Context: one part of a larger RNA
RNA sequence: CUGGGCGUAAAGCGCAUGUAGGUGGUGUGGCAAGUUAGAGGUGAAAGGCCUGAGCUCAACCUGGGAACUGCCUUUAAUACUGUCACGCUAGAGUUCGGGAGAGGGUAGCGGAAUUCCAAGUGUAGAGGUGAAAUUCGUAGAUAUUUGGAAGAACACCGGUGGCGAAGGCGGCUACCUGGCUCGGAUCUGACGCUGAGGCGCGAAAGCGUGGGGAGCAAACAGGAUUAGAUACCCUGGUAGUCCACGCCGUAAACGAUGCGUGCUAGACGUUGGGGGCCUGGCCCUGGGUGUCGCGGCUAACGCAUUAAGCACACCGCCUGGGGAGUACGGCCGCAAGGUUAAAACUC
Numbered sequence: 001c002u003g004g005g006c007g008u009a010a011a012g013c014g015c016a017u018g019u020a021g022g023u024g025g026u027g028u029g030g031c032a033a034g035u036u037a038g039a040g041g042u043g044a045a046a047g048g049c050c051u052g053a054g055c056u057c058a059a060c061c062u063g064g065g066a067a068c069u070g071c072c073u074u075u076a077a078u079a080c081u082g083u084c085a086c087g088c089u090a091g092a093g094u095u096c097g098g099g100a101g102a103g104g105g106u107a108g109c110g111g112a113a114u115u116c117c118a119a120g121u122g123u124a125g126a127g128g129u130g131a132a133a134u135u136c137g138u139a140g141a142u143a144u145u146u147g148g149a150a151g152a153a154c155a156c157c158g159g160u161g162g163c164g165a166a167g168g169c170g171g172c173u174a175c176c177u178g179g180c181u182c183g184g185a186u187c188u189g190a191c192g193c194u195g196a197g198g199c200g201c202g203a204a205a206g207c208g209u210g211g212g213g214a215g216c217a218a219a220c221a222g223g224a225u226u227a228g229a230u231a232c233c234c235u236g237g238u239a240g241u242c243c244a245c246g247c248c249g250u251a252a253a254c255g256a257u258g259c260g261u262g263c264u265a266g267a268c269g270u271u272g273g274g275g276g277c278c279u280g281g282c283c284c285u286g287g288g289u290g291u292c293g294c295g296g297c298u299a300a301c302g303c304a305u306u307a308a309g310c311a312c313a314c315c316g317c318c319u320g321g322g323g324a325g326u327a328c329g330g331c332c333g334c335a336a337g338g339u340u341a342a343a344a345c346u347c
Base pairs, nucleotide, nucleotide: 004318005317006316007301008300012315014201015200017198021194022193023192025088026087027086028085029084030083031082033081034080035077036076037075038074039073040072041071042070049065050064051063052062054060091191092188093187095185096184097182098181099180103177104176105175106174107173108172109171110154114150115149116148117147118146119145120144121143125136126135162169163168206247207246208245209244210243211242215241216240220236221235222234223233258314260312261311262310263309266292267291268290269289270288271287273285274284275283276282277280296303297302320347321346322345329340330339331338332337
C1' cells in the first nucleotide's frame, strides 16, 4: 500500500466543543475546471508481443505491424461533480405559549441517627466473638432521662422511574443558570453532518495551602485464629473521607458497542406531552426508557426500529504471544506519575 476488521477473539479516543480538512437538500440559468466524445501532435531506439526473412536449425540477428492504456493542443457535449447568480422549504435553527425532571451553582433552613460534654436515676458489669481476649467500668461504666455541642449523610417516597455529553446527580426553601420535549403559529433560508490538531469537562485515590474532623477508616498498635498469619475476625487508631482555592487527568471512565442520517414485521410494560370519545384495565400521535420476538445478521453466544440488519458521510483504532503499554527521547506534572512509544531477544 492492498484486502479484511473493531459487543465477547487484536481493535471505538472517558466525554464534549470546535479549527483545518472531508462530505452535503431542492429548482432555474450562466461557465466549462473535473467528466465524456472527435481530431492533431507527441509518447526515441533497443527490449517484450504478433507476423515474415537470414545464419543447415536454434540461440542470435534483422524487416514490418500492433502496442506504448500517458501527456499537450484544439473542436464539441453539459447528465453528474464543481463554480457563479437568482430562488425554494421537506434538513438545521429563531420567536411566541405550555410541560416534566436527584441537570448545574450559591445561600439559608430541617428532623432522625451517631459521638462527645454536663447533670439526674441507678449498680456491677458492659463490649465483642465461632469461642475468646485485648478494651471500657466502683475515680460509678453499660442502661435510662434532661440539657448542650459538633460534623457528616439525607430513612420512608424510590421505581430495569427521572435528568445530564460523559464523569455523575437524591431532605426542604429561595435566587442565578444549562439542556430536553410537545403541538400550533411565526421568521431565517442549507446556515447541515463529521471532525486531524487545539481548547474545555472529567469517579475514586493522590498532591499543595488554609480550615474542619462526628462516624468510618489505608498505615500502625494490640487481642485472637494458625504449623506460620506481615491476612480474613475483634479492640483501638493516623492520614484520608468534609469545605475553599489550585493541581493531577487516570478507571472493568462498560452497553467492553464512535457520531449523524435514511430504510426494514410485530407484541407487552413504563415515563413525559397533546388530542378524542363510549370515562375505561379505552383509543390515536410523536419523545425517552425496558422486556420479548420475525425477516436479516453472527464463529457461536446473541443482536434484532434504542441493531450487532440494509446503506451513506466523517473520525478513531487493530495486524501472532511474550518482551511492553516497558526502555530511550519529547511534551505535561510540585511529586506520584501521565501521554506519545520502540527494538534486541524469544516461542

The part of an RNA shown here (small-subunit ribosomal RNA, central domain) has 347 nucleotides and comes from an uncultured prokaryote. The RNAcentral record of the full RNA draws on ENA.